RNA sequence: UUCUUAUCAAGAGCAGGCGGAGGGAACUAGCCCUAUGAAGCCCGGCAACCGGCAUAAUGCACGGUGCUAAUUCUUGCGGAAGCGUUCAGCUUCUGAGAGAUGAGAG
Numbered sequence: 001u002u003c004u005u006a007u008c009a010a011g012a013g014c015a016g017g018c019g020g021a022g023g024g025a026a027c028u029a030g031c032c033c034u035a036u037g038a039a040g041c042c043c044g045g046c047a048a049c050c051g052g053c054a055u056a057a058u059g060c061a062c063g064g065u066g067c068u069a070a071u072u073c074u075u076g077c078g079g080a081a082g083c084g085u086u087c088a089g090c091u092u093c094u095g096a097g098a099g100a101u102g103a104g105a106g
Base pairs, nucleotide, nucleotide: 001106002105003104004103005102006101007100008099013043016042017041018040022033023032024031027076029074030073044068045067046066048065049064050063051062052060053059054058072098077095078094079093080092081091082090083089
């Protein structure tokens, strides 16, 4: 980096430390977080997957990953229902696409 597959409505520090301005994957359009301190690192925490150990269910957080604002923050393509006199547009549900994480394979 590519393919396959499972999951993505739950959970996790509003007085932790360092750090200093940005961040929410990319782009579109929104919306939002941020000097009452962003990203990042350390610590703490959570427990989604694999392994391990106990188990009747389930649990521990020990090893390997992972995660720790908002549904994967919403949106872009398609379908259904409703609102709207038609249109423009709006709302809800849903499929796809994209993405994230694990496991397996090349």
The RNA shown here (SAM riboswitch aptamer (S box leader)) has 106 nucleotides and comes from a Paenibacillaceae bacterium. The RNAcentral record of the sequence draws on Rfam. The prediction has a mean pLDDT of 83.